[in-house]
RNA sequence: GCGGAGUAGCCAAGUGGUAAGGCAAUGGUUUGCAAAACCGUCAUUCGUGGGUUCGAUUCCCACCUCCGC
Numbered sequence: 001g002c003g004g005a006g007u008a009g010c011c012a013a014g015u016g017g018u019a020a021g022g023c024a025a026u027g028g029u030u031u032g033c034a035a036a037a038c039c040g041u042c043a044u045u046c047g048u049g050g051g052u053u054c055g056a057u058u059c060c061c062a063c064c065u066c067c068g069c
Base pairs, nucleotide, nucleotide: 001069002068003067004066005065006064009023010022011021017054025041026040027039028038029037047063048062049061050060051059
């Protein structure tokens, strides 16, 4: 210098109309107690700051961090 990535505690989808799923955590049902199973809950700073837009995780710019060349 060029390219890619950054989304919950972890993994990870989404790619203009305010965010799926799994694991974990937690509340409950069940059980003699647990485990398992089942039913709920769990991201409004989507790395940071600006810009465009009626509306941005998504598009544009700069910066930060990581990976590759």

Model confidence (mean pLDDT): 82 of 100. Predicted 3D model of a 69-nucleotide RNA (transfer RNA) from uncultured Luteolibacter sp. Taxonomically the source falls in Luteolibacter (Bacteria, Verrucomicrobiota, Verrucomicrobiales, Verrucomicrobiaceae). Its Rfam family is "tRNA". Gene Ontology term of the family: triplet codon-amino acid adaptor activity. By type it is a transfer RNA.